[in-house]
RNA sequence: CCACGAGUCGGUGUUGGAGUUCGCCUUUAACCGCCCCAAGCGGGCAGAUGACUCCUACGAGGGA
Numbered sequence: 001c002c003a004c005g006a007g008u009c010g011g012u013g014u015u016g017g018a019g020u021u022c023g024c025c026u027u028u029a030a031c032c033g034c035c036c037c038a039a040g041c042g043g044g045c046a047g048a049u050g051a052c053u054c055c056u057a058c059g060a061g062g063g064a
Stems, first nucleotide, its partner, number of pairs: 010025004016055006033045004
């Protein structure tokens, strides 16, 4: 100096925060949604979760 492995810290899993838990990545990374199309500044779909729970924001309905 290079490569590999392990650990710690950290990052990350399509829009905010927290707890629990799972996965991925190691900074040249993980990750940065899907479908259709004539590819057009076109059309359509689910969701604040990776999963569960809570809070907040937003939306709908009802009551005071």
Source information
A computed fold for a 64-nucleotide RNA from a Candidatus Acidiferrales bacterium, annotated as Fluoride riboswitch aptamer (crcB RNA motif). NCBI's taxonomy places the organism under Bacteria, Pseudomonadati, Acidobacteriota, Terriglobia, Candidatus Acidiferrales. It was read from a public genome assembly, where an Rfam model found it.